[in-house]
RNA sequence: CCGUGCUAGGUGGGGAGCUAGCGGUGCCCUGUACCCGCAACCCGCUCUAGCGGGGCUGAAUCCCCGCCCGCGGCCCGGAUGGCCCGGGACCGCUCCAGGCGCGGGGCGUUGAAGGCCGGGUCCCGCGCGACGCCAACCUGCGAACCCCGUCAGGACCGGAAGGUAGCAGCGGUAAGCGGGCGCUGGCGGGUGCCGCGGGGUCGCCUGGCCGGAGCCACCGGCCUGUCGAGCGACCGAGUCGUCCGCCGUCAACGGCGGGUGCACGG
Numbered sequence: 001c002c003g004u005g006c007u008a009g010g011u012g013g014g015g016a017g018c019u020a021g022c023g024g025u026g027c028c029c030u031g032u033a034c035c036c037g038c039a040a041c042c043c044g045c046u047c048u049a050g051c052g053g054g055g056c057u058g059a060a061u062c063c064c065c066g067c068c069c070g071c072g073g074c075c076c077g078g079a080u081g082g083c084c085c086g087g088g089a090c091c092g093c094u095c096c097a098g099g100c101g102c103g104g105g106g107c108g109u110u111g112a113a114g115g116c117c118g119g120g121u122c123c124c125g126c127g128c129g130a131c132g133c134c135a136a137c138c139u140g141c142g143a144a145c146c147c148c149g150u151c152a153g154g155a156c157c158g159g160a161a162g163g164u165a166g167c168a169g170c171g172g173u174a175a176g177c178g179g180g181c182g183c184u185g186g187c188g189g190g191u192g193c194c195g196c197g198g199g200g201u202c203g204c205c206u207g208g209c210c211g212g213a214g215c216c217a218c219c220g221g222c223c224u225g226u227c228g229a230g231c232g233a234c235c236g237a238g239u240c241g242u243c244c245g246c247c248g249u250c251a252a253c254g255g256c257g258g259g260u261g262c263a264c265g266g
Stems, first nucleotide, its partner, number of pairs: 001266006009057003012030004020046005034054005063259006072250003076245008085236003091232005096225005102220003105216003114210008122199006128192002131188005137180005147172004155164003
């Protein structure tokens, strides 16, 4: 140096997160890299590595170490967008309350404001009516016997004349149960375009009289009020993103350099 067989190792790596810590599942980056089972109400470990099973490769492009590059992540700083919580000084808008009466509009000499008188609306009493209920009244039904009348038959008393009680039937009635409701009496109230009397009258409606030019605040405008309200702007806190920067940190892919076996045979 070559060949054969084998072993250590390898068969992806990394970031944040989780964790006492480590690795893995899940997320992200890198970019292509054996398979199966397990795992966020986590899984497996306890010191360097997922645990269990199976396969491939194997001392080098492939394993190990150092340096460079640096995807991407994290920390820090800045800018900015969405959402959400709070604040309420100043500003804006809308609403609310009060005011002015500037513009428009409406009412007004067929009479405004204001004043006076009356009626209604409100309360009390009485009457009348309507309605309802009860009673009375009218009417129908209504008693095996202990209700009435009449009592066939039969019964009883009597020598007879005659008399007595009386079932069924027929007629009637009581309590009671229905129907009617015009008249009569009583009672009732979410009863009435009804009548009479009294009270009251802030406001509103309405009639009349006096009066003789204003009245309303509907739309716009203006003023005042935050010991009126909301929203926006603004301020502060939070949360989810986007972008930029820098230093720090970890660092994939890639590049360069170095390192690492055993046995046998030639």